[in-house]
C1' cells in the first nucleotide's frame, strides 16, 4: 500500500426485502428443611455511524469507525 470477513439484547448467536427471534444471564414464582438443579413465567434491541435505493432495509448500494484474516 492492495484484497476479504465480522459488527443485531447483558452474553452467545438466527433472521434470503414486508411488525427482530431463540438458548443463556437478570428478576419473579413453584419445588426442597435449606441451597443448588429442575419447571413456569417476566425483562431486555435507536440492528457500530452516517447517506443512498425501495411503498417498504438487518438484509440491496456507498464512505466511515472498530476488530479479525490474507498478500506485498
Nucleotide at each position: 500500500g492492495g484484497g476479504c470477513g465480522c459488527a443485531u439484547a447483558g452474553u452467545u448467536c438466527a433472521a434470503u426485502g414486508g411488525u427482530a427471534g431463540a438458548a443463556c444471564a437478570u428478576c419473579c414464582g413453584g419445588c426442597u428443611c435449606a441451597u443448588a438443579a429442575c419447571c413456569g413465567g417476566u425483562c431486555g434491541g435507536u440492528u457500530g455511524u452516517a447517506g443512498g435505493u425501495u411503498c417498504g432495509a438487518u438484509c440491496c448500494c456507498u464512505a466511515c469507525u472498530g476488530c479479525g484474516c490474507c498478500c506485498a
A computed fold for a 72-nucleotide RNA from a Promethearchaeota archaeon, annotated as transfer RNA. NCBI's taxonomy places the organism under Archaea, Promethearchaeati, Promethearchaeota. Rfam family: tRNA. Rfam links the family to the GO term triplet codon-amino acid adaptor activity. The RNAcentral record of the sequence draws on ENA.